[in-house]
Context: one part of a larger RNA
Molecule: large-subunit ribosomal RNA, domain II
Organism: Daia tannicola
C1' cells in the first nucleotide's frame, strides 16, 4: 500500500417500530374561570422629547399643564404621463336659433392650435420607385416537422426629395437679369399614405404674498418743544453770619510830597450757611420697589454764566446743544404716526393621521462659488420592446497587449559618498643634493588604474506583485467568381458584393428572479470611522489631505461593564433545538472544572482602550557559551609562604611595597625583584602561590520569563464592583457548559414571481378580477410610490336611524382590523344623526422664545 473481516460514526434510500405537533374541521365538557381586560405592587432591561448636526442623554438650543386656534394653497403659462370625446382635424357658450324664462338643446363665419419647412430676408417650396434598399424584427400565412413566404411599430445604415450654402452655367435676354441640368465629407427643429385638438387629473417647473412665522433696513405723507436743549419777551424767587476793596471822618508824624495809626463805609462771577437748585459717597435702603430711577445720611452751590412760571421761535438727515453723541414727550449714532407693506431673507425655528414597497448623497464640472445653486451621479415611479436563451457578468481560464511602482543596481549611465593600495605620463605646494637643467631623490596633493563602504521623490541597465485593455466566432469560416477611378510587375491585393458548403458539443468554465430599451422627477452635492492595505505634510495629534476597500451617517440585536464606526450578526410574529463572538467565584445565565508550569508585588487581570521608556536587581525560574574538579576542585580550618638580595638607578630616607627601568637565577611541594596593612626607615601581620584535613560539585560572562526598582498633583474612588494568593492572577492544553433578532423546524402575515382552473368585456385573440398550488424575500434617514383611515360641505341612494329617545360627554364593560380607527354594553342626555357611490375642500399637531383663555 492493497485486500478481507468485525465494530463505530455520518449520509442517501426503502421498509418497519417508537415518540411527538396542530391556533384547522367537527363533537363533548366548561362560563365569577385554567379566559379577556384594567389596576396596583415587587424583579430584571432601560439616559428625554423635539432640533440642526461627522456625531446629542448632553455643561448645545425649544419644551410647567390643558382647552381651542396654527403651515404646500389657489391661479397663469408651460414639461411628463393617464383618462375621455371626435379625429386631418378640433375647440358649443363673443353671438345667433328652436312661437315661451336655455347653465344644459342646435348653429354659422372668424380665431387659436394642428395639417409643411426653409432661409437674416427677397424668396423657394417635399415620388425615379408598388413612396426606394439591406439587415435585425412581434405577429400572420404555407408546413406534421425543419424549413419557407410576406413583413406592422421600431432600431440600424445607404440613398432620393425640399429649403439654405458653395459650384456647374446649356438656353433666352430690355447687357443684367432669368435660368435649364449635374453636383458637394456643407447645413436644417423637414418630407418619405398625416396625429392632432379639446377636456380632467397626478407629478414638476416659473411667476405671482406662493409652507408658516421672523430682521436690520428703504421710500413717500404726515404729527410732537405739555418731557428735555437753546434764545427772545413777560412775571416771580433768594434766612443768618464772615470777611472787610474803594471813597470819607479824625488823630499822629514830615518843611512837602505823602505816609502811620485808628474809625466810618459796605465793594466781590468773595468765604461759612437755610430756603431753592444739583446729585459726591456708602458702590446703604429698596430692587414682582413707594416709585419703568425713589428713600436716609453724607456731600457741591447757595447774589449769579442763579432758580423759576407764562408766552414765543427752532422740527427729522431736520432742530438744538458752556460738545454728552448729549436732548429733541419712558423712544435718539438720525423722534413718532400712517402707507408702500403678507417689503426682502441664499439665514434660524416649526411643518398636523396608519399600512405596505423600493431607498439615497455628501462626489464630478461651471458660477462675484465656498451656510447657495445649475450639471453630472446615486434613487424612486411610470412603463416599452422582446425572450426563454438570446444576451450579460465588481469572477476565474487561455491568448496577446500597455506600464517603469515596489524590489533590486551603483567593481553599469547621472548625482551623492568612505577607506587604504598602485602609479608610467601630465601638473600644484614643500624638502635634500646640485651653479642650474622639463637632473636625481623623498614627500604631499589633484589626477589615472583596479578594488572597497553607503545611498537617490524630481537616478537607473534590469523589474515584479495587485489592478488594466483586447479577444474566445453565423455581425463566422472556408469554396467560387463580380465591381472599384485604391492598391500591384501582375485579374496581384484591399474594400464590398452574387452562389455554394459548415448547425446547436457552435467553438473555454462559472452563474443569471432573464435581456436591452425609454419618458420624467425627487433628496443630495458639511460628511466621517478602521492597527483592513497604500500614502504626502507635521516632532506630534482624538492634527491636516489624498487613493483601493469595508462601516457609521440610514443599522437594530449579542459581546466589548459604559460606547456612532470595534469582535460576531445582519432585522414579519411566535414555539422549540443547537450555535457565533464572548464568558462559567458572587454580582449573573454557565466549572470555586480539569492536567502542567510561573508568580508574593505600591501586585495581576482580556484585542480596538483608556499608557508608560532607558536604565537596573546575588528576588527566583528556564535556559547558552566558556572554564576548573575524585590525578581531590570551590568555601572553611590549619601550616608554608626561602636563598642570592637592604637587585639597579634616584633620594635626606627608600630593606619587596614614595617613584623610574628591567623581570634573573638556585632551592623547591611552593614562595612575585612582590597583592595589600604597616615604618622616618627597618620589623611585624597579608595576599599570589603550594601543602594538609574534608569529600562533590564550582566558578564566570550572557540570554528571557514572572518580580522589584525606576514610577510626584490638586474633591473621595475604580481589573464594572466585591473580592480573589497551589487564584477568581499570567502562560500552555483538555472536556463540558450558558447565550442573539444570527442557523434549523414547524405554524401564521405581508410582498414578488412562477403554474394550474374559472373565463367579465370583446368581431377575435388575450386579459382584469376569482379560486388552488409551489418557490423566494421582509432593516432603514432624506426621499419616492401604492393601498388605506378620519374630519367640514354638496349630490344620488339605503321609504336608512331617531322623544318607544338623534348627536355629544363619561366608561375598571365587550369584540373587530398589522394600523390609523371601527362596532357595541352601561350612565349621562335631550334634538337631530348615518351607511353606500361620487363631487369639493379653510380636512388630522407636542413642539415654532407660537397665538388667546384656564390652571
Nucleotide at each position: 500500500g492493497a485486500c478481507u473481516g468485525c465494530g463505530c460514526a455520518u449520509u442517501u434510500u426503502a421498509u418497519g417500530c417508537u415518540a411527538g405537533g396542530a391556533u384547522g374541521u367537527u363533537g363533548g365538557c366548561g362560563u365569577a374561570a385554567u379566559g379577556g381586560u384594567u389596576u396596583u405592587a415587587a424583579g430584571c432591561c432601560a439616559c428625554c422629547c423635539g432640533u440642526c448636526u461627522u456625531g446629542a442623554a448632553a455643561c448645545a438650543c425649544g419644551g410647567a399643564c390643558c382647552a381651542a386656534g396654527g403651515a404646500g394653497u389657489c391661479u397663469a403659462a408651460c414639461g411628463c404621463c393617464u383618462a375621455u370625446g371626435c379625429g386631418a382635424g378640433u375647440g358649443u357658450u363673443u353671438g345667433g336659433g328652436u312661437g315661451u324664462a336655455a347653465a344644459a338643446c342646435c348653429c354659422g363665419u372668424a380665431c387659436g392650435c394642428g395639417a409643411a419647412a426653409u432661409g437674416a430676408a427677397a424668396g423657394u417650396g417635399a415620388a425615379c420607385g408598388u413612396a426606394g434598399g439591406u439587415g435585425a424584427g412581434g405577429g400572420c400565412c404555407c408546413g406534421u416537422a425543419a424549413g419557407g413566404g410576406u413583413g406592422c411599430a421600431u432600431c440600424a445604415u445607404c440613398g432620393a426629395c425640399c429649403g439654405a450654402u458653395c459650384c456647374u452655367g446649356a438656353u433666352g435676354u430690355u447687357u443684367u437679369c432669368a435660368g435649364a441640368u449635374g453636383g458637394a465629407u456643407u447645413u436644417g427643429a423637414g418630407u418619405a399614405a398625416g396625429a392632432g385638438c379639446a377636456u380632467a387629473g397626478u407629478u414638476g417647473u416659473u411667476g405671482g404674498g406662493a409652507c408658516c412665522c421672523g430682521a436690520a433696513a428703504g421710500a413717500u405723507g404726515g404729527u410732537g418743544a405739555a418731557c428735555u436743549a437753546u434764545g427772545c419777551c413777560u412775571g416771580a424767587a433768594u434766612a443768618g453770619g464772615g470777611u472787610g476793596a474803594a471813597g470819607c471822618c479824625a488823630g499822629a508824624g514830615g518843611a512837602a510830597a505823602c505816609u502811620c495809626u485808628g474809625g466810618u463805609g459796605g465793594a466781590g462771577g468773595c468765604u461759612c450757611g437755610u430756603a431753592g437748585c444739583g446729585g459726591u459717597u456708602c458702590u446703604g435702603a429698596c430692587g414682582u420697589g413707594c416709585a419703568a430711577a425713589u428713600c436716609g445720611a453724607u456731600c457741591g452751590u447757595c447774589g449769579a454764566a442763579u432758580u423759576u412760571g407764562g408766552g414765543u421761535a427752532u422740527a427729522g438727515g431736520g432742530g438744538c446743544g458752556a460738545a454728552a453723541g448729549a436732548c429733541u414727550a419712558a423712544u435718539c449714532g438720525a423722534a413718532c404716526c400712517a402707507u408702500c407693506u403678507a417689503g426682502u431673507a441664499g439665514c434660524u425655528g416649526g411643518u398636523u393621521c396608519c399600512u405596505g414597497c423600493c431607498g439615497a448623497a455628501g462626489u464630478u464640472u461651471c458660477c462675484c462659488u465656498c451656510a447657495g445653486g445649475a450639471u453630472a451621479g446615486c434613487a424612486g415611479u411610470a412603463g416599452c420592446u422582446c425572450a426563454g436563451u438570446a444576451u450579460c457578468a465588481g469572477u476565474u481560464u487561455u491568448a496577446u497587449g500597455a506600464g517603469g511602482u515596489a524590489a533590486a543596481g551603483c567593481g553599469a549611465a547621472u548625482g551623492a559618498u568612505u577607506a587604504g593600495a598602485g602609479g608610467u605620463a601630465u601638473u600644484g605646494g614643500g624638502a635634500u643634493u646640485g651653479a642650474a637643467a622639463c637632473g636625481a631623490u623623498c614627500u604631499u596633493g589633484a589626477c589615472c588604474u583596479a578594488u572597497u563602504c553607503u545611498c537617490a521623490a524630481a537616478c537607473u541597465u534590469u523589474g515584479a506583485a495587485u489592478a488594466u485593455g483586447u479577444a474566445a466566432g453565423a455581425c463566422g469560416u472556408c469554396c467560387u467568381u463580380g465591381u472599384u477611378a485604391c492598391u500591384u510587375a501582375a485579374u496581384u491585393g484591399a474594400a464590398c458584393g452574387u452562389g455554394g458548403a459548415c448547425a446547436u458539443a457552435u467553438g473555454a468554465a462559472u452563474g443569471a428572479u432573464g435581456a436591452g430599451c425609454u419618458a420624467u422627477u425627487a433628496g443630495u452635492g458639511g460628511g466621517c470611522c478602521a492597527u483592513g492595505c497604500c500614502u504626502u505634510g507635521g516632532u506630534a495629534a482624538g492634527c491636516a489631505g489624498a487613493g483601493c476597500u469595508g462601516g457609521c451617517g440610514a443599522g437594530g440585536a449579542g459581546g466589548g461593564a459604559u460606547g456612532a464606526a470595534c469582535c460576531u450578526u445582519u432585522u414579519g410574529u411566535g414555539u422549540a433545538g443547537a450555535u457565533a463572538a464572548g464568558g462559567u467565584g458572587c454580582c449573573g445565565g454557565a466549572g470555586u472544572a480539569u492536567a502542567c508550569g510561573c508568580u508574593c508585588a505600591a501586585g495581576g487581570a482580556u484585542a480596538c482602550c483608556a499608557c508608560a521608556a532607558a536604565a537596573g536587581g546575588u528576588g527566583u525560574u528556564a535556559g547558552u557559551u566558556c572554564a576548573u574538579c575524585u590525578a581531590g576542585a570551590c568555601a572553611g580550618c590549619a601550616g608554608g609562604a626561602c636563598g642570592g638580595u637592604g637587585g639597579c638607578c634616584a633620594u635626606g630616607g627608600a630593606a619587596g611595597u614614595c617613584g623610574g627601568a628591567a623581570a634573573c637565577c638556585g632551592c623547591u611541594a611552593a614562595g612575585a625583584a612582590g597583592u595589600g596593612u604597616g615604618u622616618a626607615a627597618c620589623a611585624a601581620c597579608u595576599u599570589a602561590c603550594c601543602u594538609g584535613c574534608c569529600g562533590a560539585a564550582u566558578g564566570a560572562a550572557c540570554u528571557a520569563g514572572c518580580c522589584c526598582u525606576g514610577a510626584a498633583a490638586a474633591u473621595g474612588g475604580a481589573u464594572g464592583g466585591c473580592g480573589c494568593u497551589u487564584a477568581a492572577g499570567c502562560g500552555u492544553a483538555u472536556c463540558a457548559c450558558c447565550u442573539a433578532u444570527a442557523c434549523u423546524a414547524c405554524a401564521c402575515c405581508g410582498c414578488u414571481c412562477c403554474c394550474c382552473u374559472u373565463g367579465a368585456u370583446u368581431u377575435a385573440g388575450u386579459u382584469a378580477a376569482g379560486g388552488g398550488g409551489g418557490a423566494g424575500c421582509g432593516a432603514g434617514u432624506a426621499g419616492g410610490c401604492a393601498g388605506g383611515c378620519g374630519u367640514g360641505g354638496a349630490g344620488g341612494u339605503c321609504a336608512g336611524u331617531g322623544a318607544c329617545g338623534a348627536a355629544g360627554u363619561c366608561u375598571a364593560g365587550g369584540g373587530a382590523g398589522u394600523g390609523a380607527u371601527c362596532c357595541u354594553g352601561g350612565a349621562u342626555c335631550g334634538a337631530a344623526c348615518g351607511g353606500c357611490c361620487u363631487c369639493u375642500a379653510g380636512u388630522g399637531c407636542a413642539g415654532a422664545u407660537c397665538u388667546u383663555g384656564g390652571u